RNA sequence: CGCAGAGUAGAGCAAAGGCAGCUCACGAGGCUCAUAACCUUGAGUUGGCGGUUCGAGUCCGCCCUCUGCAA
Numbered sequence: 001c002g003c004a005g006a007g008u009a010g011a012g013c014a015a016a017g018g019c020a021g022c023u024c025a026c027g028a029g030g031c032u033c034a035u036a037a038c039c040u041u042g043a044g045u046u047g048g049c050g051g052u053u054c055g056a057g058u059c060c061g062c063c064c065u066c067u068g069c070a071a
Base pairs, nucleotide, nucleotide: 002069003068004067005066006065007064010024011023012022013021018054026042027041028040029039030038047063048062049061050060051059
């Protein structure tokens, strides 16, 4: 250099063109003598730059990173 796959919240994962979600973790409150558990609530996210579209996490192009295969 070639081929394939992956990149979404702190971690693990959904979302197959129409309000970006779940679990755990984290903050606050409740409960308790107290802690844990439990209940309520909050903050936080689409690798980057362009394109298509009324509308892009999703489709297209280039780049970056990671994994595998081949050499």